[in-house]
């Protein structure tokens, strides 16, 4: 100097003038008035992907169905959250990624190619025999495929083969270390695919809906007709149990989709952050709250610091 | 504001892991004296980006666009 990687911080600033909006106080002309004081968008306010508060469904009980999560320890109210690790993967590296339980519980799938895609099999081959038709042995080599029944070397054999041995890999058992995931060592064997972000099994968790939830006030609910119902209507917003226990549904008629609260030390219901002037330099990206909070994800500018690799110079 | 769904050729659409059916329209050809009808041929970034898998339109995550419902 170039390329990269991790962490943290900021989010144009200052002054003046005029506006917008909430609250408090004051004034009189009682008006969505004026004056004074004071508050007034973000790290993502976004997506609505998780979790919670809050509210209603009488209680939020059990089971089934359905859904979610899935290595260990810790943090946390909880979480598809965070931190530190283990195993696996990517990268020369700093670092980064990881939905990572179970395939001897069962089912299913593995196209094409290939002899054979899972307890099987022999196309080309190799070896022995032969009446030359074939018979028997083998799976080392070739070929197919994403994947072929441990890999590689030596011994052995008619040819071969974990048949035997060393190393590697994997399985099981034991010992040691670690809270644990797991790691290391020794021994005995070679045993016999892959896919669970396919169904499923195991463990744990989840009742449903959402502030347009819902509450209060106000208007309307006159007079009628029909059907069902304590032999249980209707409700508990998937079903059953269970609980509850007198009204429910249809026709027709009437009325005001009104107000306030929920709603916030930003807090509206047409719903507010702006404009102008002057100055500074780094010349300004993504972007604007609508009940609230904790996360994740996505969009995006700048700066600081640490680290890695390469090149050049001393 | 909240909740739910959809996206496959110009249009309508089938497809639940293995070369993406079909119809209409368009283009070219055959038939015809010329047309119509008919027949043949032709047309794909499965909305976009990642992941799982040997393999993804399909399964999973994120994004974009459109539609519907709730006062």
């Nucleotide at each position: 100097g170039a390329a990269g990687u991790g962490u943290u911080u900021c989010a144009u600033c200052c002054a003046g003038u005029c506006g917008c909006u909430g609250u408090a106080g004051g004034c009189c002309u009682u008006g969505c008035g004026c004056c004074u004081a004071u508050g007034g968008a973000g790290g993502a306010a976004a997506g609505u992907c998780c979790g919670g508060g809050c509210u209603c469904c009488g209680c939020a009980g059990g089971g089934c169905a359905g859904g979610g999560u899935g290595c260990a320890g810790g943090a946390g109210a909880a979480a598809u959250u965070c931190c530190u690790g283990u195993g696996g993967g990517u990268g020369c590296g700093a670092a980064c990624c990881u939905a990572a339980g179970g395939a001897a519980a069962g089912c299913g799938c593995c196209a094409c190619a290939g002899a054979a895609a899972a307890u099987a099999u022999a196309c080309c081959g190799c070896c022995g025999g032969u009446c030359c038709g074939c018979c028997g042995g083998c799976a080392a080599g070739g070929g197919u495929g994403a994947a072929a029944a441990g890999g590689c070397g030596a011994g052995g054999c008619a040819a071969g083969a974990g048949c035997u041995c060393a190393c590697c890999g994997g399985a099981c058992g034991c010992g040691c270390g670690g809270c644990g995931a797991c790691g290391c060592g020794c021994g005995u064997g070679c045993c016999u695919g892959g896919c669970a972000a396919g169904c499923c099994c195991c463990a744990c968790c989840c009742g449903g809906a959402g502030c347009a939830a819902g509450a209060u006030c106000g208007a309307a609910u006159a007079g009628g007709g029909g059907a069902g119902g304590a032999c249980g209507a209707g409700g508990c917003g998937g079903c059953c149990c269970g609980c509850u226990g007198a009204c429910u549904c249809c026709c027709g008629g009437g009325u005001a989709c009104g107000a306030u609260c929920g709603c916030u030390u930003a807090g509206a219901u047409a719903a507010a952050u702006g404009a102008c002037u002057g100055g500074g330099c780094a010349c300004g990206a993504c972007a604007g709250a609508a009940c609230c909070c904790g996360g994740c994800u996505u969009a995006c500018g700048a700066a600081a610091c640490g680290c890695u690799u390469c090149c050049c110079a001393a | 504001g909240g909740c739910g769904g959809c996206a496959u050729a110009g249009c309508c659409a089938a497809g639940u892991g293995g070369c993406a059916a079909g119809g209409c329209a368009g283009a070219g050809g055959a038939c015809u004296g010329c047309a119509a009808a008919u027949c043949c041929u032709u047309u794909a970034u499965c909305c976009c980006c990642g992941g799982u898998u040997c393999g993804a339109a399909u399964c999973c995550g994120g994004g974009u666009g459109c539609c519907g419902c709730c006062u």